A computed fold for a 71-nucleotide RNA from a Patescibacteria group bacterium, annotated as transfer RNA. The sequence is in RNAcentral, with records from ENA.
RNA sequence: GCCCUGUUAGCUCAGUGGUAGAGCAGCUGGCUUUUAACCAGUUGAUGAGGGUUCGAUUCCCCCACGGGGCA
Numbered sequence: 001g002c003c004c005u006g007u008u009a010g011c012u013c014a015g016u017g018g019u020a021g022a023g024c025a026g027c028u029g030g031c032u033u034u035u036a037a038c039c040a041g042u043u044g045a046u047g048a049g050g051g052u053u054c055g056a057u058u059c060c061c062c063c064a065c066g067g068g069g070c071a
Base pairs, nucleotide, nucleotide: 001070002069003068004067005066006065007064010024011023012022013021018054026042027041028040029039030038047063049061050060051059
C1' cells in the first nucleotide's frame, strides 16, 4: 500500500429499510430481624461526517479505531 472483518447501554451480545432489544451490572421499591436470593419498576447506547430514501442501526461513499490476510 491492497483485501476481508468488526465498531449498538458500564460489560457481553441481538437487531437484513418502518417505535432500538436481551442477559449481567447500576438505581428505586417490595419481601426478609439483617445480608444474599427472589419479585416489581426504572436509568442508560447505534464510532465521526456525507449520500440514497417518505423513512437508515440496516444500503452506498469517506474518515477514525480494533482484528485478520497478502505484499
NCBI's taxonomy places the organism under Bacteria, Bacteria candidate phyla. It matches the Rfam family "tRNA". Rfam classes the family as a transfer RNA.